[in-house]
């Protein structure tokens, strides 16, 4: 340098639950904790999938209530583009 990730080894991330915090909510951030992860690092480009604050509509006409919808999320749903650790076990 190329394939390739197997009970190597070195080294990393951390789901659920709790506690603070921010956030209309989905969900995020630190703290603990380990379900799992060879990209469970990035990134919403496509599919998907989650919420509806403001917006239009409907009802009511005080408080409100239903419905539609993303310009808000999810990268630990799926593909895709991008960087990137080990070193024969």
């Nucleotide at each position: 340098c190329c394939c390739g990730g197997u009970c190597a080894a070195a080294g990393g991330c951390a789901a659920a639950g709790c506690c603070g915090c921010c956030g209309a909510a989905a969900g995020g951030c630190g703290g603990u904790g380990a379900c799992g992860c060879a990209a469970a690092g990035c990134u919403a480009c496509g599919g998907g999938c989650c919420u509806a604050a403001a917006u239009u509509c409907g009802c009511a006409g005080u408080c409100g209530c239903g419905a539609a919808c993303a310009a808000g999320g999810c990268a630990g749903c799926c593909g895709g583009g991008u960087u990137g650790c080990c070193g024969u076990a």